[in-house]
């Protein structure tokens, strides 16, 4: 680049080690009760291997041997464009009025979809 996936699942005393970590921005976490990093432990099943089946240029399911990956919090969350709800500026109409309905201003919201940015695999 292209192409699937990213809401589930992996040590509430294992072991080195000793400071920052959670890719970026804001936010919010986690961290001397020792993170994150490394090994060993696990969890998954993208790709090969193997094994059963049939729909047989393959495809499903299994296995978990090999080759990745992955093991806080959804890919923590957000960033951009829409919507939806709430509040709000200013204005239309309609009602005696409290008020409604529309169109607008600006802000919020672990609400929805899409993009974008990243992470993995295969190519």
């Nucleotide at each position: 680049c292209u192409u699937a996936u990213c809401a589930a699942g992996a040590g509430c005393a294992g072991g080195u080690g000793g400071a920052g970590g959670g890719a970026c921005u804001g936010g919010c976490c986690c961290g001397a009760u020792g993170a994150u990093a490394c090994c060993c432990g696990g969890c998954a099943a993208c790709c090969g291997g193997c094994g059963a089946u049939u729909u047989u240029c393959a495809a499903u399911c299994g296995u978990a041997c090999g080759g990745u990956g992955c093991u806080a919090a959804u890919u923590c969350u957000u960033g951009c464009a829409g919507a939806a709800c709430c509040g709000u500026u200013g204005g239309a109409c309609g009602g005696a009025g409290g008020c409604g309905u529309c169109c607008u201003u600006c802000g919020g919201u672990a609400u929805c979809u899409g993009a974008g940015a990243g992470a993995u695999g295969a190519g």
SAM riboswitch aptamer (S box leader) from Paenibacillus ihumii, 123 nucleotides, folded computationally. Its Rfam family is "SAM riboswitch aptamer (S box leader)". Rfam's curators write: The SAM riboswitch is found upstream of a number of genes which code for proteins involved in methionine or cysteine biosynthesis in Gram-positive bacteria. The organism belongs to Paenibacillus, within Bacteria. Its mean pLDDT, the model's own confidence on a scale to 100, is 81.